Transfer RNA from a Candidatus Terryibacteriota bacterium, 71 nucleotides, folded computationally.
[in-house]
């Protein structure tokens, strides 16, 4: 320099046009004599910015971060 992927609670990841879900994790309660655990709530999240749309986490477009190929 050039081609591709990926970017979503703290932390793994699903969702791919109609308002985000799972697990683990943290808080809170119950149960135990405590702990392990096991149950109920409950707690945070779409990387930016522009565009297309009635409506964008999801299409485009650049930018930023990472990862991989190639020279």
């Nucleotide at each position: 320099c050039g081609g591709g992927g990926c970017g979503u609670a703290g932390u793994a990841u699903a969702g791919a046009g109609g308002u985000a879900g799972u697990a683990c994790g943290c808080a809170u309660g119950c149960a135990u004599g405590g702990g392990g655990u096991g149950c109920a709530u409950g707690u945070a999240g779409c990387u930016g910015g522009a565009g297309u749309u009635c409506g964008a986490u999801u299409c485009u477009c650049c930018a930023c971060g990472c990862c991989c190929c190639g020279a």

Overview: NCBI's taxonomy places the organism under Bacteria, Bacteria candidate phyla, Candidatus Terryibacteriota. RNAcentral holds the sequence, with entries from ENA. Its Rfam family is "tRNA". Rfam classes the family as a transfer RNA.